[in-house]
Context: one part of a larger RNA
Molecule: large-subunit ribosomal RNA, domain II
Organism: Candidatus Pacearchaeota archaeon
RNA sequence: GCCAAGGAGUUGUCUUUUGUGGCAAGGUUAAUAAUUGAAGCCAUAGCGAAAGCGAGUUUGAAAAAGCGAGAGUCACUGAGGACUGACCCGAAGCCAGAUGAUCUAUUCGUGGGCAGGAUGAAGUUUCUUGAAAAAGAAAUGGAGGUCCGAACCGUUGUUGUGUGCAUGCACUUGGAUGACCUGCGAUUAGGGGUGAAAAGCCACUCGAAUCUGGCGAUGGCUGGUUCCAGUCGAAAUAUGCCUUAGUAUAGCCUUAUUUUUGCUUGUAUGCGAGGUAAAGUACGGAUGGAGUUUGCAGAGACUUUUGUCUACGGGACUCUUUCCAACUCAGAAUUUGCAUAUUGCGUAGAAUAAGAAACGGGGGCAGGGCGUAAGGUCCUGUUCUGAGACCCGAACAAGGGAGACUAUAGUUAAGGUCCCAAAAUUCAUGCUAAGUGUAGCAAAAGGAGUCUUAAACCUGAGACACUAGGGAGGUAGGCUUAGAAGCAGCCACCCUUUAAAGAAAGCGUAACAGCUCACCUAUUGAGGUUUGAGGCCCUGAAAAUGGACGGGGCUAAGCAUGGUACCGAUACUAUAGAGGCGCUCAGAUGAGCGUUCUGGUAGACUGGCGUCCUUUUUGCGUCGAAUCUUUUUCGAGAGAAGGAGUGGAGCGAAAAGGAAUGAAAAUCUUGGC
Numbered sequence: 001g002c003c004a005a006g007g008a009g010u011u012g013u014c015u016u017u018u019g020u021g022g023c024a025a026g027g028u029u030a031a032u033a034a035u036u037g038a039a040g041c042c043a044u045a046g047c048g049a050a051a052g053c054g055a056g057u058u059u060g061a062a063a064a065a066g067c068g069a070g071a072g073u074c075a076c077u078g079a080g081g082a083c084u085g086a087c088c089c090g091a092a093g094c095c096a097g098a099u100g101a102u103c104u105a106u107u108c109g110u111g112g113g114c115a116g117g118a119u120g121a122a123g124u125u126u127c128u129u130g131a132a133a134a135a136g137a138a139a140u141g142g143a144g145g146u147c148c149g150a151a152c153c154g155u156u157g158u159u160g161u162g163u164g165c166a167u168g169c170a171c172u173u174g175g176a177u178g179a180c181c182u183g184c185g186a187u188u189a190g191g192g193g194u195g196a197a198a199a200g201c202c203a204c205u206c207g208a209a210u211c212u213g214g215c216g217a218u219g220g221c222u223g224g225u226u227c228c229a230g231u232c233g234a235a236a237u238a239u240g241c242c243u244u245a246g247u248a249u250a251g252c253c254u255u256a257u258u259u260u261u262g263c264u265u266g267u268a269u270g271c272g273a274g275g276u277a278a279a280g281u282a283c284g285g286a287u288g289g290a291g292u293u294u295g296c297a298g299a300g301a302c303u304u305u306u307g308u309c310u311a312c313g314g315g316a317c318u319c320u321u322u323c324c325a326a327c328u329c330a331g332a333a334u335u336u337g338c339a340u341a342u343u344g345c346g347u348a349g350a351a352u353a354a355g356a357a358a359c360g361g362g363g364g365c366a367g368g369g370c371g372u373a374a375g376g377u378c379c380u381g382u383u384c385u386g387a388g389a390c391c392c393g394a395a396c397a398a399g400g401g402a403g404a405c406u407a408u409a410g411u412u413a414a415g416g417u418c419c420c421a422a423a424a425u426u427c428a429u430g431c432u433a434a435g436u437g438u439a440g441c442a443a444a445a446g447g448a449g450u451c452u453u454a455a456a457c458c459u460g461a462g463a464c465a466c467u468a469g470g471g472a473g474g475u476a477g478g479c480u481u482a483g484a485a486g487c488a489g490c491c492a493c494c495c496u497u498u499a500a501a502g503a504a505a506g507c508g509u510a511a512c513a514g515c516u517c518a519c520c521u522a523u524u525g526a527g528g529u530u531u532g533a534g535g536c537c538c539u540g541a542a543a544a545u546g547g548a549c550g551g552g553g554c555u556a557a558g559c560a561u562g563g564u565a566c567c568g569a570u571a572c573u574a575u576a577g578a579g580g581c582g583c584u585c586a587g588a589u590g591a592g593c594g595u596u597c598u599g600g601u602a603g604a605c606u607g608g609c610g611u612c613c614u615u616u617u618u619g620c621g622u623c624g625a626a627u628c629u630u631u632u633u634c635g636a637g638a639g640a641a642g643g644a645g646u647g648g649a650g651c652g653a654a655a656a657g658g659a660a661u662g663a664a665a666a667u668c669u670u671g672g673c
Stems, first nucleotide, its partner, number of pairs: 001673006012083006019076005026042003046053002056067004087224002090221001094214006105188001107186007114178001116148003119144001123140007152175003157171002160169002190206001192202003227608006237250005253355004258351004262345002266342008279328002284324003288320007296313001299310004361385010390401003405577007415567003418552003424564001426563006437554002445539003449536010467522004472496003477491003502517001505516003578598002580595006609662001611659010628645007
């Protein structure tokens, strides 16, 4: 891991309630073997703290208000509650009593063990020196928690190798006459011991041993909880809680052959509520500019008897500009209360009784608070998901379409129609050249990209652009200057000839010269110049393996506008059928009609299938029971019946009753492989 078998809402008492039955102003027994038992319990009267009164009573001076004035009880049955292990499995722990020091820690008693080598303390002897004490030298000697190193005791490193029912193995390495090692016998016991102290060790167990008991401890926590179908169908909110993984009450769901009668989605009218959006500046506040006024502060000038003036600064006022969640003169839409009418509902609404689940939610749209923001967080309304399948969105809980009883056929929705891949290589008119785009990914700022549009100006008396020519004279204007001649600088910027030509727009020279420009003419011959608005497009544009419009690919198969076909869902339509519910009829379980009924998690309610046993009735079986294999039929399904083979002795059906009654899951238990 697989298979088989086992495996989880049960028992008792009390209590609330549903249904059925008995008796009924009564009902019913407990102890016992039984007769008996008439105690007791519930009901029959309540109200008040009580005295008490009584269909009433209490409070109150009263008015009035509170509670009360309806048949129960016993048994069985279904569903809840309390106490019981209380649906099953699961702790770590707590307490009590025992058992342990053959492991290990300390201690005590009594024994044992330590190859070999090295070093050479004290003391002693001899010699030398010395008056002596003493010193030196050479020998001798053999000390030491001394050195090297076996046995023995340990275990430093390799983070080598190794997991085998559990600490090994290899190399390396510490101590090795000592606080040494060791045999045997004894001592200390669980909140206790022992500890050269690591919370170490106390029998593979130690931050409180082991065994047994309390014990089925408790667990608001995890996991699991076994056949079918029908009807309805939630919540993730509020308030409280040592409350936030829970729970109580309310809200929301279900059931009732219980009672009752209205309920109000939409529309209209009337009377009301409101201060938001937008807007505005009448108030409050902020804000750019201009003006008027005020010497009000500093400062300066004049004057100095203390007054006058003022660019800047401050205050007030006027006009104007831009605004405001905590501004509103005015002010919507939407919303909402009451009344009436209308519409809609009648399978509805409400009350009562009983049973729940739930109190981790989440997304879109609209409106807000906080936040730079967030797949952020907290609110309000609505909708979806949760608990919703199907079609589209490549894939994709909540985005678009649409709410799935069964079967068949057709028509559409969203979305699509070149191929993958069902359906147009459809029609018309434009735009885009960037593979822009082909679904949702981009800004400020830029663009003689291109298309459309508006206005002004110039233009056959010739525009715009190219080319050619002219671009002059007074004069080198005056001043300044070494010089200043259109062109360093200052002042002025006239007049003439002209088709036109600045006392000069730029380059240039030391200063001149020189080259252009403005302006004019010729040439050419039809539109041109400028400004604004819009569409598509381009730049702006950076992410880590190579790469994504779903892909191929596409110049439309892209974008915009419009049209016609077609494809495309469990939607809609038609036909047939099943079930639920309502009504009518019938009367035991049906018939007819109607139905805008039949997705569904938690959950409530209802009807069935199957297993084992008991009783009664009735059957089958060696001419083959159960079982197993296979197959057919019936049923919506749980399942039922039949055929064939196997097998070799028991097995059903109907009705009623009773349950240790249904397996895929629990790191489930046991067995097998």